Transfer RNA from Candidatus Iainarchaeum sp., 72 nucleotides, folded computationally. The coordinates come from a structure-prediction model, not an experiment, and the mean pLDDT is 80.
[in-house]
């Protein structure tokens, strides 16, 4: 330099145009002598940056950037 894959809550990880899962962690409650486990509930996502298309974009298009793999 070229090609491919990827960047989404604190962490992991789904999500192929309209409602952003799920698990873990966190917080509250139940339970317990206390804690853990278990059960119930709550909060938490400018979806890497910028621009474009659209009534509407995490999702489609362009560009930049970062990570991983391969090729020369």
């Nucleotide at each position: 330099g070229c090609u491919g894959a990827g960047g989404u809550g604190g962490c992991a990880g789904a999500g192929a145009g309209g409602c952003u899962a799920u698990g873990c962690a966190u917080c509250c409650g139940c339970c317990u002598g206390c804690a853990g486990a278990g059960c119930g509930g709550a909060a938490g996502a400018u979806c890497g940056g910028g621009g474009g298309u659209u009534c509407a974009a995490a999702u489609c298009c362009c560009u930049c950037u970062c990570u991983c793999a391969g090729c020369u």